[in-house]
Context: one part of a larger RNA
RNA sequence: UGUUCGAAGCUUGAGAGGAUCUGUCCUUAGUACGAGAGGACCGGGAUGGACAUACCUCUGGUGGACCUGUCGUGGCGCCAGCCGCGCAGCAGGGUAGCUAAGUAUGGAAUAGAUAACCGCUGAAAGCAUCUAAGCGGGAAACUAACCUCAAAACAAGGCUUCGCCGAGAGCCGUGGUAGACCACCACGUUGAUAGGCCAGGUGUGGAAGCGCCGUGAGGCGUGAAGCUUACUGGUACUAAUAGCUCGAUCGG
Numbered sequence: 001u002g003u004u005c006g007a008a009g010c011u012u013g014a015g016a017g018g019a020u021c022u023g024u025c026c027u028u029a030g031u032a033c034g035a036g037a038g039g040a041c042c043g044g045g046a047u048g049g050a051c052a053u054a055c056c057u058c059u060g061g062u063g064g065a066c067c068u069g070u071c072g073u074g075g076c077g078c079c080a081g082c083c084g085c086g087c088a089g090c091a092g093g094g095u096a097g098c099u100a101a102g103u104a105u106g107g108a109a110u111a112g113a114u115a116a117c118c119g120c121u122g123a124a125a126g127c128a129u130c131u132a133a134g135c136g137g138g139a140a141a142c143u144a145a146c147c148u149c150a151a152a153a154c155a156a157g158g159c160u161u162c163g164c165c166g167a168g169a170g171c172c173g174u175g176g177u178a179g180a181c182c183a184c185c186a187c188g189u190u191g192a193u194a195g196g197c198c199a200g201g202u203g204u205g206g207a208a209g210c211g212c213c214g215u216g217a218g219g220c221g222u223g224a225a226g227c228u229u230a231c232u233g234g235u236a237c238u239a240a241u242a243g244c245u246c247g248a249u250c251g252g
Stems, first nucleotide, its partner, number of pairs: 001152001005163007015149004021049007033038001051106005059100004066093005071086006110144003117137004168246004172188005193239003196235005203227002209222005
């Protein structure tokens, strides 16, 4: 842009793509079979490998805006307490997120039509013959079934609702379940969208100050202390103000 009035939402599925793998063990059964050695079909159950998809509860990794310890040095007048720099100074942990080695799920069942092949009936050809007419069985392949996309499927589909009493969309702003940009999604005071604040959680691991003990390094108490990013909930304090533009007459 089209889809022939304009929109919003929900859909049908022509068609396209994906997936399609396999081991071992138990049982049937030491049965059938076999002189024995050995050792099944069919059927039932369990558990794996590789692969694929999703996720982060668990186990871990990472986690340079979190916590702690500590070395050297510079600074804040000094002590104490802090800050800078030294690969993030080094080291020990670690929230969210991301993630695999972690967790969960999947391959199936079933139906149809078939391949090789196995058959029934059966002539041509008084017999025979699965085939010539006719009728069965038969595979991970094929068509469905499972998952995803899908009406530019130009035969451009369908349903509901709304609109000339302006439906709806965009601009702009706050953002993220989204993201290179765009797009998408949530929200814009009739508001919890982000920040702040409050509470909680989580992490770290016992703050500073003061007191007591010790000559001292230090220890103990106050006190599961102090601090705490991305997490959860709440709260209009701040910012989403005000507004503007497009939008259906070849149609109903």
The part of an RNA shown here (large-subunit ribosomal RNA, domain VI) has 252 nucleotides and comes from a Pseudomonadota bacterium. The prediction has a mean pLDDT of 88. Its Rfam family is "Bacterial large subunit ribosomal RNA". Rfam links the family to the GO terms ribosome and structural constituent of ribosome. It was read from a public genome assembly.